The part of an RNA shown here (small-subunit ribosomal RNA, central domain) has 351 nucleotides and comes from an uncultured bacterium.
Context: one part of a larger RNA
RNA sequence: UUGGGCGUAAAGCGCGUGUAGGCGGCCAGAAAAGUCCGCUGUGAAAACUCGAGGCUCAACUUCGAGCUGUCGGUGGAAACUUUCUGGCUAGAGUCCGGAAGAGGAGAGUGGAAUUCUCGGUGUAGCGGUGAAAUGCGUAGAUAUCGAGAGGAACACCUGCGGCGAAGGCGGGUUGCUGGGCUGACACUGACGCUGAUGUGCGAAAGCUAGGGGAGCGAACGGGAUUAGAUACCCCGGUAGUCCUAGCCUUAAACGAUGAAUGCUUGGUGUCUGGGGUUUUAUAGUCCCCGGGUGCCGUCGCUAACGCUUUAAGCAUUCCGCCUGGGGAGUACGGUCGCAAGACUGAAACUC
Numbered sequence: 001u002u003g004g005g006c007g008u009a010a011a012g013c014g015c016g017u018g019u020a021g022g023c024g025g026c027c028a029g030a031a032a033a034g035u036c037c038g039c040u041g042u043g044a045a046a047a048c049u050c051g052a053g054g055c056u057c058a059a060c061u062u063c064g065a066g067c068u069g070u071c072g073g074u075g076g077a078a079a080c081u082u083u084c085u086g087g088c089u090a091g092a093g094u095c096c097g098g099a100a101g102a103g104g105a106g107a108g109u110g111g112a113a114u115u116c117u118c119g120g121u122g123u124a125g126c127g128g129u130g131a132a133a134u135g136c137g138u139a140g141a142u143a144u145c146g147a148g149a150g151g152a153a154c155a156c157c158u159g160c161g162g163c164g165a166a167g168g169c170g171g172g173u174u175g176c177u178g179g180g181c182u183g184a185c186a187c188u189g190a191c192g193c194u195g196a197u198g199u200g201c202g203a204a205a206g207c208u209a210g211g212g213g214a215g216c217g218a219a220c221g222g223g224a225u226u227a228g229a230u231a232c233c234c235c236g237g238u239a240g241u242c243c244u245a246g247c248c249u250u251a252a253a254c255g256a257u258g259a260a261u262g263c264u265u266g267g268u269g270u271c272u273g274g275g276g277u278u279u280u281a282u283a284g285u286c287c288c289c290g291g292g293u294g295c296c297g298u299c300g301c302u303a304a305c306g307c308u309u310u311a312a313g314c315a316u317u318c319c320g321c322c323u324g325g326g327g328a329g330u331a332c333g334g335u336c337g338c339a340a341g342a343c344u345g346a347a348a349c350u351c
Stems, first nucleotide, its partner, number of pairs: 004322003007305002012319001014201004021194003025088007033081002035077007048066004052061002091191001092188003096183003103177002106174002109171001110154001115149007125136002162169002206247006215241002220236004258318006266296011278284001300307002324351003333344004
């Protein structure tokens, strides 16, 4: 230097943004750095390879050639890469119109239900379980009616439906705001793709401070079960769950499948735009052009399972990662953190 892989065997960073770097559309011209060709210098000797000599061979002689390469000089070639100049519009982006959406952050608001408090009716049970008991109740519970308080979550609609980069997002109203999609001209003219380091976001639990606390509920207490029962079941119940500000930065952060671009038979749902057909009109039907999201399936791929235009197919570019099991995601060191710990990450030894 070349050679293998990453859905499930080891292996895709949780996800964006983006610096350096790597890679990069079409046409014309120029340059000639890479590239290619010629000539030339250098490439010591020995060794090596080939040829020659030699004694019967070998060792040997060192006679000749090579020494493929690298470097320098010089003259040329211009297809490709590169650089420069000019141009283009198919990539990318901007303007204008339109429709969809639990996309985000804020303000204020609604009803049902649980619990609690007060009042009325009313009396002996209620509750709970496989069966019970702890528990609550004559200081009047459970049940039922009325009034009030407070917190949290939003039934139906709800859909292998939608939106978001991922985490995730669901009562209704309102102003603010991000992104994608579609239609049609116009405009910019390669402005692109990826992305080491960096930087931002990042469920739940956990932490700090201040609030809040209805229900649920780690820990904890009690009752059961059991040989035991530090559990499963039951009665209670503190942190927490909620809000504000700030940390933590991890998950089976999963499609266990990195991003981008192009290409490759089909069928059938659904969501959302556009065009046509039909209709008095809307809706619906049918056909076509897009974008998303499911199912089935040909070729191909795969160890198989399976994937199959949303690829795990055929190709290109860039990044990340893997290299037997255990030891071990441990020790040590470093960085970060209030801590918990996170990130980076071995070896001895052993099979």
The prediction has a mean pLDDT of 86.